[in-house]
Molecule: transfer RNA
Organism: Candidatus Yonathbacteria bacterium
This record gives sequence, structure tokens and C1' cells, in this order.
RNA sequence: GCCGGAAUGGUGGAAUGGUAUACACGUGCGACUCAAAAUCGCAUGCCGCAAGGCUUGUGGGUUCAAGUCCCACUUCCGGCA
Repeated sequence: GCCGGAAUGGUGGAAUGGUAUACACGUGCGACUCAAAAUCGCAUGCCGCAAGGCUUGUGGGUUCAAGUCCCACUUCCGGCA
């Protein structure tokens, strides 16, 4: 230099162009217990007092609608030279 793959909440990770973050872990609060562990229940992306706004590596494009399709770039992994 060329080719291919990957990037999603605190972590792993799912999602056919149609509620962004299912499910698990973790965390917080509670129940249970003499107390704890285990187990069970509820909550849990970010900003904001709230209303509301933002959010799938970054920036654009297509579309009524994009994590998903297209283009460029960044980083990581693999291959070829």
C1' cells in the first nucleotide's frame, strides 16, 4: 500500500429499515435471617429541579423512519504484498 472483519449503557451482548439498549452480569433499595450468604421483589443509558433534550466509534448522505443501507474518516483484529 491492497483486501476482509469489528466498534451498541458500568461489563458481556441481542436487535428483519419501524418503541435504541432484549437477555445476563454488576450496582442501588427492600424482603427473608439473630446476623450474613444464597434466594426473591422493585429500580437501574446520559443531561436536566422539571418540562424536555440527547444517545449505537466520528462526520456526512439516502429514507416518512437508520444500530441496520451508502460515502469518508478514526481505532482495533486478521490476511496479502